Annotation:
The RNA shown here (SAM riboswitch aptamer (S box leader)) has 116 nucleotides and comes from an uncultured Chloroflexota bacterium. The sequence was found by an Rfam model in a public genome assembly. The coordinates come from a structure-prediction model, not an experiment, and the mean pLDDT is 80.
[in-house]
Formats: sequence, structure tokens, C1' cells
RNA sequence: CAUUCAUCCAGAGCGGGGGAGGGCCCGGCCCUACGAACCCGCGGCAACCGGUUGCCGAUCGCCUCGGCGGACACGGUGCUAACUCCGGCUCGUCGCUACUCCUCGAUCGAGGAGGC
Repeated sequence: CAUUCAUCCAGAGCGGGGGAGGGCCCGGCCCUACGAACCCGCGGCAACCGGUUGCCGAUCGCCUCGGCGGACACGGUGCUAACUCCGGCUCGUCGCUACUCCUCGAUCGAGGAGGC
């Protein structure tokens, strides 16, 4: 970024600096001077990518690549209040009917791995 894919009801905080905001937006509701954002240090969570490993396939075989799975937490990110905090506009969808309501999805957002 008018881009692709999978994931989002689990999990994990202390200290120093800072000094009024923060939870994307709107509404709600929360968090916050018993100290917000942000920065730094040290922890922690998780397991997306790399690394590692088993099996299978491509190969005569090796190398290598791909697919499926495992262990670890060494490297690259990320995260560490509340389900993505709850809802939203539209479309579809479950609930014998389905406007309201309700379930799920698309959508929005987030961070990851690619692409440009």
C1' cells in the first nucleotide's frame, strides 16, 4: 500500500524516568495523580518466522526443495487490564417465522509471514 495468507474467548509485570492522558475511529463502558501515553532496564508469555528434528514426495542417490508432524526457546518479531473491552454501517447466515432480538461470517482493527 484499493495487496495475499493463516491467527485473534488462552497466556504473561516489576523497577527507574516522565507528568495527563489511554483503550485505532464513533457511542458506551472502563483504566489512570494509589501516576496515562512514551522512553530505559530487567523479567515473563506465546510459538508467527529462522534454526533444529521425524516421516513422506521430487532425485538412481547425495545436496536441495516441498508437504505433514514433533521437541526446544538459540536467533528475528510480537505481546504482557478488561474476548479484538462491548456495540457500530452494510451484506449474507443459524434460531420452524425473523422487523427487533440472537448465532456465525464478511467488513474494520491488531500483530505475524509473504508480495509490490